[in-house]
RNA sequence: UUUUCAUCUAGAGAGGUUGAGGGACUGGCCCAAUGAUAUCUCAGCAACCAUUAAAUAUUUUCAUAUUUAAUAAGGUGCUAAUUCCAGCAGAAGGAUUUCUGGCAGAUGAAAG
Repeated sequence: UUUUCAUCUAGAGAGGUUGAGGGACUGGCCCAAUGAUAUCUCAGCAACCAUUAAAUAUUUUCAUAUUUAAUAAGGUGCUAAUUCCAGCAGAAGGAUUUCUGGCAGAUGAAAG
C1' cells in the first nucleotide's frame, strides 16, 4: 500500500511538556489560550485477536465450524458531539424532514 471479511446510535480522562490549531476530505456545524495539536506518565473503556466452558452441526475418530456465556494476563484499538451531520441513489411526506441501502472513512483479523 492492495484485497476479503466483521464491526462502527453503547462505553471510558486526569496530570506533565508543547503552544494554535483540531474534528480524514468538501460543505455545514462544533471544539479550542478556562489550552487545539503532538508527545509522555498514570488511569480507564471495550472485547477484534486471545483463553476457558457449554450447546448445536459435520465427521469413524482426532478434530473443525457456528452460537452463547465468562475472563482480561498478552497483541491491537479507543476514552467531545451517532463515524458530529450531510455528500451518491431510492422510498414516504405539502414541507423544514424522516427512513433504507450504498460511497468514503476508522478499527481488527486474514491474505497478497
Record summary: The RNA shown here (SAM riboswitch aptamer (S box leader)) has 112 nucleotides and comes from Garciella nitratireducens DSM 15102. The sequence is in RNAcentral, with records from Rfam and Ribocentre. Its mean pLDDT, the model's own confidence on a scale to 100, is 82. Its Rfam family is "SAM riboswitch aptamer (S box leader)". Rfam's curators write: The SAM riboswitch is found upstream of a number of genes which code for proteins involved in methionine or cysteine biosynthesis in Gram-positive bacteria.